Predicted 3D model of a 381-nucleotide RNA (Bacterial RNase P class A) from a Rhodocyclaceae bacterium. It is recorded under the gene name rnpB. Lineage of the source: Bacteria > Pseudomonadati > Pseudomonadota > Betaproteobacteria > Rhodocyclaceae. The model forms 92% of the base pairs in the Rfam consensus. It matches the Rfam family "Bacterial RNase P class A". It is annotated as a ribozyme. Gene Ontology terms of the family: dimeric ribonuclease P complex, ribonuclease P activity and tRNA processing.
[in-house]
RNA sequence: GAAGUUCGUCAGGCAGUCGCUGCGCGCGCAAGCGCGUGGAGGAAAGUCCGGGCCCCGUGGAGCAGGAUGCCGGCUAACGGCCGGGCGCUAUAAGUCGAAAGACCCAAGGCGACGGAAAGUGCAACAGAGAGUAGAACCGCCGAUGGCCUUCGGGCACAGGUAAGGGUGAAACGGUGGGGUAAGAGCCCACCGCGGGACUGGCAACAGGACCGGCACGGUAAACCCCAUCCGGGGCAAGGCCAAAUAGGGGAGCGCUAACGUGGCUCGCGUUGCUCCCGGGUAGGCUGCUAGAGCGUCACGGUAACGUGACGUCCAGAGGAAUGACUGCCCCGCCGUUGCAAGACGGCGCGACAGAACCCGGCUUAUCGACGGACUUCCACU
Numbered sequence: 001g002a003a004g005u006u007c008g009u010c011a012g013g014c015a016g017u018c019g020c021u022g023c024g025c026g027c028g029c030a031a032g033c034g035c036g037u038g039g040a041g042g043a044a045a046g047u048c049c050g051g052g053c054c055c056c057g058u059g060g061a062g063c064a065g066g067a068u069g070c071c072g073g074c075u076a077a078c079g080g081c082c083g084g085g086c087g088c089u090a091u092a093a094g095u096c097g098a099a100a101g102a103c104c105c106a107a108g109g110c111g112a113c114g115g116a117a118a119g120u121g122c123a124a125c126a127g128a129g130a131g132u133a134g135a136a137c138c139g140c141c142g143a144u145g146g147c148c149u150u151c152g153g154g155c156a157c158a159g160g161u162a163a164g165g166g167u168g169a170a171a172c173g174g175u176g177g178g179g180u181a182a183g184a185g186c187c188c189a190c191c192g193c194g195g196g197a198c199u200g201g202c203a204a205c206a207g208g209a210c211c212g213g214c215a216c217g218g219u220a221a222a223c224c225c226c227a228u229c230c231g232g233g234g235c236a237a238g239g240c241c242a243a244a245u246a247g248g249g250g251a252g253c254g255c256u257a258a259c260g261u262g263g264c265u266c267g268c269g270u271u272g273c274u275c276c277c278g279g280g281u282a283g284g285c286u287g288c289u290a291g292a293g294c295g296u297c298a299c300g301g302u303a304a305c306g307u308g309a310c311g312u313c314c315a316g317a318g319g320a321a322u323g324a325c326u327g328c329c330c331c332g333c334c335g336u337u338g339c340a341a342g343a344c345g346g347c348g349c350g351a352c353a354g355a356a357c358c359c360g361g362c363u364u365a366u367c368g369a370c371g372g373a374c375u376u377c378c379a380c381u
Base pairs, nucleotide, nucleotide: 001377002376003375004374005373006372007371008370009369010368012329013328014327015326016325017324018323020039021038022037023036024035025034026033027032041352045363046362048361049360050359051358052357053234054233055232056231065230066229067228068227069226070084071083072082073081074080085113086111087110088109089108094103095102096101114225115224119223120222121219122218137165138164139161140160141159144158145157146155147154148153173191174190175189176188177187178186192214193212194211195210198207199206200205238286239285240284241283248277249276250275251274252273253272257271258270259269260268261267293312294311295310296309297308298307299306300305330350331348332347333346334345335344336343337342
């Protein structure tokens, strides 16, 4: 310097004019006015996970149910993040090749990645056979036994055979040699597989002397088993103040009238007026934004992150404000001109998007600009 991968930051700028809104101050009886000051995001979104806070239950344990699931760390917590292990995998470069392509595969990307040697279940179609293989479908053999024989052999009957073919996602190791009638871990070498003393590592895991002819197929986002975690509901949570009207409780007045108590008398009750009490509704206040806050620096740590010092205050609305216009600059696109750099003109509500108790994540949307790290290659020193 080129190409690639990955992580992070920003999300047009400045000025003027007119508005909207929180707070402070001043004026005003009030409505309101003036001045000052603050006013969306990296996702404010989806509401998928985790927590704070609040209310309810408010002793503990178990069952049921749900979630998570390699190992270690971080954290308030997590299904998140960081680091590591294992498996799968893409592209460039490289190697082979005439090519097609094959091999080897960087930084990277992806992984519900505990258990199939506790039990149960499932496996379409095809296939002879699908689970302690296949009573051998095609094929091979037919040594041994049988039958025939011209004694050379023939038949393919009993049977032997999982090497070859065929089916399938999957058929009880692979290649080569020996062996055999033909075959077969039947035997041997290498590879694979199982066990494994020991070694390294906190661990996942890696290596592995030696032993074993090879057994134990797949599936747990099927039931299930194991381990860990989980009470329910959510700011329309919850707390406080509190009308009018209606209704409830109590006290007093009235005793007159009406009604009810089967009739009558007494008594009691309801209907009336005044005052008091408590509950709920409308409405208002609060919760409400100073917090696991943000910035810089130092230290510890590979990192996520933690600790400390200093600085700083950064929306709190409530049917919901955060906007509009103008000018200049920036950016992008188009046209003209120019070898080019550029110049001129035009277009572009300049990407996605809009707080509603607050935080940590994940996921999804996003025009573009800038920066860092890593890998490979090229050139120079």